[in-house]
């Protein structure tokens, strides 16, 4: 100097003029006025997770369904964060990880290949036999070709992957057939909270892969969601039809001549609806429930709606995430949707100009003047995360080149 890796900071500032929303104080019958305080992000985006909150509902069990999946910690909680371990990528700084179980079971491994897991012989190698040819030291031997029988899985081929790897010995040729090393299985030692790591001993030892396939195992999960929901006002025809059901018993009080009516207590007790997948169980619920047609209200008003697992700062603990304590602050709440517009100056970035300066050098900084530019983007109940988009700057580290 160039390229890269990781982390962090900001998201222009000031002033003037005009405009908008909200809070407080004062004045006003009201409309409103005056003064003062505040007013859009680091992602507000995605709607992917988690919660708080509201209703079902007074709230329970089981199944189904869905989610997470190495270890230890953090958190209100999480699929998030921190620190590690195993595996993978990169020259490296660093990055990624869907990382429990294949000996519970089922499925799949295309094509190619002889053969893809209860898996084997295409080419080949060796031995024996038969036929033919050639050669020779000649009646036998050697070599070659073809066929048959037997042995073989070392070599070659196919493939992502071929019943351990590599080297030596051995064999007719080969093979863990034997041996050393590695791999694998079992047993145990040391270190570590643990995932795991490092060593040792014994054994010739087969049990391919795939669960981002079904599945098994462990843990977690009630549902719906602020368009949740609560209250007020107003209006209507307290309409019509249909279906189901329309209890029962006991005791007591009152009225009554009595029948009977009515009230209280206790027991029993339907159709339908609800518990947002099913079943059990329960509730509406004790006297009606459901469906259809028709009508009224319906973009009415108030709340939910911003004080929070809150912000800032200091101290202590911790390797860190984070935890504890002290001090201090109140930092949008619109409601078809406010938080804006214009001007000026300064600042930031890029290009040109090139004075002056620094340095041994490579090279760096850069006055003045001129021109241009400023990314991604907008609260709508709130908070903790993740993911995605993106301007400028800072720090540390890695690699390559150049100079001394």
């Nucleotide at each position: 100097u160039a390229a890269g890796u990781a982390a962090g900071a900001c998201a222009g500032a000031u002033g003037a003029u005009c405009g908008c929303c909200u809070c407080g104080u004062c004045a006003g019958u009201u409309a409103u006025g005056a003064c003062g305080g505040g007013g859009a992000g680091g992602a507000a985006a995605g709607u992917c997770c988690g919660a708080a909150c509201u209703c079902c509902a007074g709230a329970g069990g089981a199944c189904a369904u869905g989610g997470u999946g190495c270890u230890g910690g953090g958190u209100a909680a999480c699929g998030c964060c921190c620190a590690g371990u195993g595996g993978g990528g990169g020259u490296g700084a660093c990055c990624c990880u869907a990382a429990g179980g294949a000996a519970a079971g089922u499925g799949c491994c295309a094509c190619a290949g002889a053969a893809a897991a209860u898996a084997a012989a295409c080419c080949g190698c060796c031995a024996g036999g038969a036929a033919g040819a050639u050669g020779c030291u000649a009646u036998g031997c050697a070599u070659c070709u073809u066929c048959c029988u037997g042995g073989u899985a070392a070599g070659g081929g196919u493939g992502a992957a071929a019943c351990g790897g590599c080297g030596a010995g051995g064999u007719a040729a080969g093979a863990g057939c034997u041996c050393a090393c590695c791999g694998c299985u079992c047993c145990g030692u040391u270190g570590g909270c643990g995932a795991c790591a490092a060593g040792g001993g014994a054994g010739g030892c087969a049990c391919g892969g795939u669960a981002a396939a079904c599945c098994c195992c462990a843990c977690c999960a009630g549902g719906a969601g602020c368009a949740a929901g609560a209250c007020c006002a107003a209006a209507u025809a307290g309409g019509a039809a249909a279906a189901c059901g329309u209890u029962u018993c006991a005791g007591g009080g009152u009225a009554g001549a009595a029948a009977u009516a009515u009230c209280c207590u206790g027991a029993u007790g339907a159709a339908g609806g609800c518990c947002u997948g099913u079943c059990c169980g329960g509730c509406c619920a004790a006297g009606g429930u459901u469906u259809u047609c028709g009508g009224g209200u319906u973009a009415g008003g108030u709340c939910g709606c911003u004080u929070a697992a809150g912000g800032u700062u200091c101290c202590g603990g911790g390797a860190a995430a984070c935890c504890g304590g002290g001090a201090u602050c109140u930092c949008a709440g619109a409601g078809g949707a406010a938080u804006g517009a214009u001007c000026a100056u300064c600042g930031c970035c890029c290009c040109u100009u090139c004075a002056a300066g620094g340095g041994u050098a490579a090279c760096c900084u850069g006055a003045u003047a001129g021109g241009g530019g400023a990314a991604c983007a907008a609260a709508a109940c709130u908070c903790g995360g993740c993911u995605u988009a993106u301007u400028u700057c800072u720090u540390a580290c890695u690699u390559a080149g150049u100079c001394c």
Molecule: Bacterial RNase P class A
Organism: Nitrospirota bacterium